[in-house]
Molecule: transfer RNA
Organism: Paludibacteraceae bacterium
């Protein structure tokens, strides 16, 4: 240089046909306990990598451009 994939809370991931963005784990309160852990009910955290475009409407569809693996030369 060329070619695939992948990019969504702190971590791992999902998210169908384009129609208000979700789940374990983590944290943080309550509750249970003499105390902890466990267990159980709750809460809070996202401009969906970034820029444009299509649409009544975009995480999903299209250009662009960036990071990340992965082969090729």
């Nucleotide at each position: 240089g060329c070619c695939a994939u992948u990019u969504u809370g702190g971590c791992u991931c999902a998210g169908u046909u384009g129609g208000u963005a979700g789940a374990g784990c983590a944290a943080c309160g309550c509750a249970u306990u003499c105390g902890u852990a466990a267990u159980g009910c709750g809460u809070a955290g996202g401009u969906c990598c970034c820029c444009g475009g299509u649409u009544c409407g975009a995480g999903u569809c299209c250009g662009g451009g960036a990071a990340a693996u992965g082969g090729c030369u």